[in-house]
Molecule: transfer RNA
Organism: archaeon
RNA sequence: GGGGCCGUGGGGUAGCCUGGCAGCCUUUCACCUUGGGGUGGUGGCGACCCGAGUUCAAAUCUCGGCGGCCCCA
Numbered sequence: 001g002g003g004g005c006c007g008u009g010g011g012g013u014a015g016c017c018u019g020g021c022a023g024c025c026u027u028u029c030a031c032c033u034u035g036g037g038g039u040g041g042u043g044g045c046g047a048c049c050c051g052a053g054u055u056c057a058a059a060u061c062u063c064g065g066c067g068g069c070c071c072c073a
Base pairs, nucleotide, nucleotide: 001072002071003070004069005068006067007066010026011025012024013023020056028044029043030042031041032040049065050064051063052062053061
């Protein structure tokens, strides 16, 4: 220098191809349960890497940027 893949709550991960309420596990908080704790149960908080474009509507499509991994030279 060229090419490919990836980026989503504090941590992990699905959803992306085929645009339409962002789901799940864990963590955490409150409550219930207990003599207390643990376990268990119910509920809450919390995220689409950044910018632009297309569209009624973008995590999803397009372009640019940033970051990570891999391959070629």